[in-house]
RNA sequence: CGGCAGCGGGGGAAAGCUUGCUUUCCUGCCGGCGAGCGGCGGACGGGGGAGUAACGCGUAGGAAUCUGCCCAAGAGUUGGGGACAACUCGAGGAAACUCGAGCUAAUACCGAAUACGCCCUACGGGGUAAAGCUGGGGACCUUCGGGCCUGGCGCUUUUGGAUAAGCCUGCGUUGGAUUAGCUUGUUGGUGGGGUAAUGGCCCACCAAGGCAACGAUCCAUAGCUGGUCUGAGAGGAUGAUCAGCCACACUGGGACUGAGAUACGGCCCAGACUCCUACGGGAGGCAGCAGUGGGGAAUAUUGGACAAUGGGGGCAACCCUGAUCCAGCAAUGCCGCGUGUGUGAAGAAGGCCUUAGGGUUGUAAAGCACUUUCAGUUGGGAGGAAAAGUUUACGGUUAAUAACCGUGAACCCUGACGUUACCAACAGAAGAAGCACCGGCUAACUCCGUGCCAGCAGCCGCGGUAAUACGGAGGGUGCAAGCGUUAAUCGGAAUUACUGGGCGUAAAGCGCGCGUAGGCGGCCUGAUAAGUUGGAUGUGAAAGCCCUGGGCUCAACCUAGGAACUGCAUUCAAAACUGUCAGGCUAGAGUAUGGUAGAGGAUAGUGGAAUUUCCGGUGUAGCGGUGAAAUGCGUAGAGAUCGGAAGGAACAUCAGUGGCGAAGGCGACUCUCUGGUCCACACCUGACGCUGAGGCGCGAAAGCGUGGGGAGCGAACGGGAUUAGAUACCCCGGUAGUCCACGCCGGUAACGAUGUCAACUAGCCGUUGGGGGGCUUGUCCCCUUAGUGGCGCAGCUAACGCGAUAAGUCGACCGCCUGGGGAGUACGGCCGCAAGGUUAAAACUCAAAUGAAUUGACGGGGGCCCGCACAAGCGGUGGAGCAUGUGGUUUAAUUCGACGCAACGCGAAGAACCUUACCAGGUCUUGACAUUCAGAGAACUUACUAGAGAUAGUUUGUUGCCUUCGGGAACUCUGGGACAGGUGCUGCAUGGCUGUCGUCAGCUCGUGUCGUGAGAUGUUGGGUUAAGUCCCGUAACGAGCGCAACCCUUGUCCCUAUUUGCCAGCACGUUAAGGUGGGAACUCUAGGGAGACUGCCGGUGACAAACCGGAGGAAGGUGGGGACGACGUCAAGUCAUCAUGGCCCUCACGGGGUGGGCUACAAACGUGCUACAAUGGGAGGUACAAAGGGCUGCGAACCUGCAAAGGUAAGCGAAUCCCAAAAGCCUCUCGUAGUCCGGAUUGGAGUCUGCAACUCGACUCCAUGAAGUCGGAAUCGCUAGUAAUCGCGAAUCAGAAUGUCGCGGUGAAUACGUUCCCGGGCCUUGUACACACCGCCCGUCACGUCAUGGGAGUGAAUUGCACCAGAAGUAGCUAGUUUAACCU
Repeated sequence: CGGCAGCGGGGGAAAGCUUGCUUUCCUGCCGGCGAGCGGCGGACGGGGGAGUAACGCGUAGGAAUCUGCCCAAGAGUUGGGGACAACUCGAGGAAACUCGAGCUAAUACCGAAUACGCCCUACGGGGUAAAGCUGGGGACCUUCGGGCCUGGCGCUUUUGGAUAAGCCUGCGUUGGAUUAGCUUGUUGGUGGGGUAAUGGCCCACCAAGGCAACGAUCCAUAGCUGGUCUGAGAGGAUGAUCAGCCACACUGGGACUGAGAUACGGCCCAGACUCCUACGGGAGGCAGCAGUGGGGAAUAUUGGACAAUGGGGGCAACCCUGAUCCAGCAAUGCCGCGUGUGUGAAGAAGGCCUUAGGGUUGUAAAGCACUUUCAGUUGGGAGGAAAAGUUUACGGUUAAUAACCGUGAACCCUGACGUUACCAACAGAAGAAGCACCGGCUAACUCCGUGCCAGCAGCCGCGGUAAUACGGAGGGUGCAAGCGUUAAUCGGAAUUACUGGGCGUAAAGCGCGCGUAGGCGGCCUGAUAAGUUGGAUGUGAAAGCCCUGGGCUCAACCUAGGAACUGCAUUCAAAACUGUCAGGCUAGAGUAUGGUAGAGGAUAGUGGAAUUUCCGGUGUAGCGGUGAAAUGCGUAGAGAUCGGAAGGAACAUCAGUGGCGAAGGCGACUCUCUGGUCCACACCUGACGCUGAGGCGCGAAAGCGUGGGGAGCGAACGGGAUUAGAUACCCCGGUAGUCCACGCCGGUAACGAUGUCAACUAGCCGUUGGGGGGCUUGUCCCCUUAGUGGCGCAGCUAACGCGAUAAGUCGACCGCCUGGGGAGUACGGCCGCAAGGUUAAAACUCAAAUGAAUUGACGGGGGCCCGCACAAGCGGUGGAGCAUGUGGUUUAAUUCGACGCAACGCGAAGAACCUUACCAGGUCUUGACAUUCAGAGAACUUACUAGAGAUAGUUUGUUGCCUUCGGGAACUCUGGGACAGGUGCUGCAUGGCUGUCGUCAGCUCGUGUCGUGAGAUGUUGGGUUAAGUCCCGUAACGAGCGCAACCCUUGUCCCUAUUUGCCAGCACGUUAAGGUGGGAACUCUAGGGAGACUGCCGGUGACAAACCGGAGGAAGGUGGGGACGACGUCAAGUCAUCAUGGCCCUCACGGGGUGGGCUACAAACGUGCUACAAUGGGAGGUACAAAGGGCUGCGAACCUGCAAAGGUAAGCGAAUCCCAAAAGCCUCUCGUAGUCCGGAUUGGAGUCUGCAACUCGACUCCAUGAAGUCGGAAUCGCUAGUAAUCGCGAAUCAGAAUGUCGCGGUGAAUACGUUCCCGGGCCUUGUACACACCGCCCGUCACGUCAUGGGAGUGAAUUGCACCAGAAGUAGCUAGUUUAACCU
């Protein structure tokens, strides 16, 4: 703007009639209704961060632009025209929707007129607009619609502003160089096109440019910022919420409309996906708010309201608004509050622990007296609300007292939150505490359970029978409506070091030089003002952080102001320093002149010695080689020797921490060519310098290529040895190579593990080159300069060490490092003929790897020393038989322990029963033993029965002692509970005791000193000793435990004593006796003393300690022997001597008893005895000890017996008696043999002990008569009264030694010596060892697992190049078709 069925209202007409009602019709005029046309807005607001390393963002600037609505100003807004939706009719389609015909309006659309301006211009001119709607009204006009005036909202044009947007530029903005070259519209110009606008933005032509080591290109990752977290800061990490910008809207492409989009809730195309379908076709885009599914360790309600703030439309009322404001959910975070307060000791009960007393929970609870926040119930109750609207007063506008606009007054009215905040009343301690931890770091400790299991653990690490570390409990500690865990960031971390590190040995100096870029650079003067410094101006959004106020009772939070934003830009000023420009100087650097030493380099030539080969001579049997040999060479004449020749390589002596060179490196002599250093002098130049990323060159040995050469040496290879083997070390040969020329390689412990340059900082002593000076002229001294060495102050260093040749103090530049392994490896690039080089990761894995120094221990390291350690000797073991112990086996049991030395004749100094702990039957249960209670009884004792016995039953004798008369003590029996008992386990829970290193000489401390420290010194050194014994020296001085001595015994003498011992002298006496008197001399005995101390002499030594020799002496250098065992080691041994913590058993793992076993026996080992014989066996005769023991005893003598022994019996409680000697000596025999050796085994007969000799004793006699003829490998003891040999005794014990412990008799050999074996001590050295060499540790292989590289390939993604196909769309051109308003 046109429209309208139904509903309501208004107006008009008609009819009916009850003149105010009903009915019908017309009218979009109004309310209203919804679709269409038209206008504005959907480019704001809201969301998530895919892309983007970019003018995207941040910051500071710039010029060639546009900007609807808004503000200001100027000028207009005249007069016409034809359509298209809606609608009606018809048609197609499942739908979405579409087509045809017809009617119609506008601020929709199109001409015409006008042009203040605006645009174009050849300066003549040309081009370009617009739309109406509405409120009020006096005069005038009217076709009564209105015209006209005025106000408001619009419209057109122009200018300016504001806002918003577009474009350009400086600077800043992640990692990778294993991405080093990129680019053709690329870079620029001219002229066009295009855009709002500049511009290769696009096009034509021309030029060949542009970017890059100050990191281009490429790859990977990423939205950027204000800010946030952390940090003292500088930094590091980050970009949630809030705010600014960018980009995106299912994925990709595209334009349209519009002021603005290349458009989240618009369009077109392609693609994937989902949905509808009649299969022909269609529809869609939550990274808007809620919500669903999925994924995930994990993240909320399909809520209320436009009341406030804001946005869009509208004149306005008003409408829209998952923006927004509120509510809901989640302890997700921050802040505040509560879960009570006071009193209360009988220190309640219960729990836990306990040394059994107690402690702790703990004033905690209960009890008593109070309070009522929060939650609960009831009632009251702010603020967030100002506008708009209506009425009215004044002002503006106007012709106007209309209308409209502004200001004031009055009235009315608007709250989602909300049962709001807040206040009052009521009742009652009432409804309200958890989590983690308690080994150290780190605040907080005990018990039980478990037993390397279960488990813990951030790091170190806990757990294998006493776990503050696991689990539980009690207690405690820390936080608290939270607590702990996990993940992440910063810090500590000076551990990437700008602030603020390093590189000799810990990671780290390029092998060395020349030199480009770069960095840094001597003195003076002037200029400039880039760096630098100061002031001013602009900006550095707000929020946040900080400070000061204010508001919620406080706080969190909110709010106001300030400061800050360390930056950038513009401008003014200063001129010291750096830079730049100009001028000058000579101290740095270079040059000239005069000298100078040298294995500096290159080329050519020359020389002698030696090796080898060849030729010739002489000459004969070996040579050569080794630890020893062999291979090899040699009678075909080697080796040896003489002469000659050839050839190659290297250059003895000189030769020296001497020289030269940048480093690698350079060594006979001569010529030629050539580089550098040093010194003197001070002529010349006038900063010409230092360093040096890339780059270039040099660069030992080995190796490679081509061609020579080849004497010696010599990888590989062959042979001989060694060896378990010997792909080695040793020997005999020997090819590449070593040499030369040319070209590669570019690896080293290329080291001073020390980059180059410059300056400064105590000394002393050598040495090489140059110069100067001195005198006493020398093989001299001093000064100086350049090298090259040794010490050393300060200083530095983790220490070692460095120390003018710095690793000291500073400066300039370069290179390099950032835990160990993987790995200097893989892949990629570059270099190389190859070998390989250079650049250089990650996955994975470990909690260390490393440096320097310390103390030990160890060494097939060194030095010194000791020991029956070896050697020198003597005798054994290992072979035999037996004894004894052990392992093993066996067994009902063969009880247990001891296991290299340091278990094995050991515990055991003595198993038939007992012992005895083991096994099998049979038995007891307060017990065989201790304490306590109650009762009874003297205790005790005789005999018998059953039984294997324990045991059970019966039986005889006698009533004791003390007494305060109550009773008591000892003992026995019965009963009950506490308890007894255990040779059950743990010696790795322990005490005590013991072994061993080892009778080795060591082990320590105080004070002092040195060192950062661990530690050192003392204690080492020179001597000496058996000795850490002593002496000397000495930053040490002293001391302790050990050594030695003190103790026992033995050896000599003396004194005393004299019986049981002794007997010289005197006497008696016997068959023989000290038998007797007597003696006290001797021996002995047992008490006490003496003696021996390197005291004396000589020598050596340091004037020491000490050692050697000697004298004297019984004894001589600790006289011999014993006892005595430092700090410690071996988790050494023992729970079975004893004691003992913990655990375990309690009609048994305890206690009696009988029998058996510990005594078994194939083979093995240890320790012994007896032998194998003549230095002996047998027979006969004969002599001499010591030390012991003896009354349940030793037992003489005599008798019997062959004997063991028996019988009888003297003496002796023992210097009296007894046990009680043998080898030896004398005589005989045996004659080298399995014997006259040897005695096992077996048979027989006995003796003794004992309750008892069967298993299982010892001895005697007769008979039997085994092995064995001196012992393999190996191994033990002993240095003098010892080994060897001979017997004797004792303990244990009824009996039972070849064992053990003692005793005496006889009585040797040897020790050169310390090289070697074993053990030990001291000093030193190396160490990757420290449960300490029985240590540590390397590699292959087998199996499995993990990660990575290669790999025939295969799939996906990204990217480059080439070509083909190609939707929608924009622009141009051409063709066709069509058309109202304009033109003809």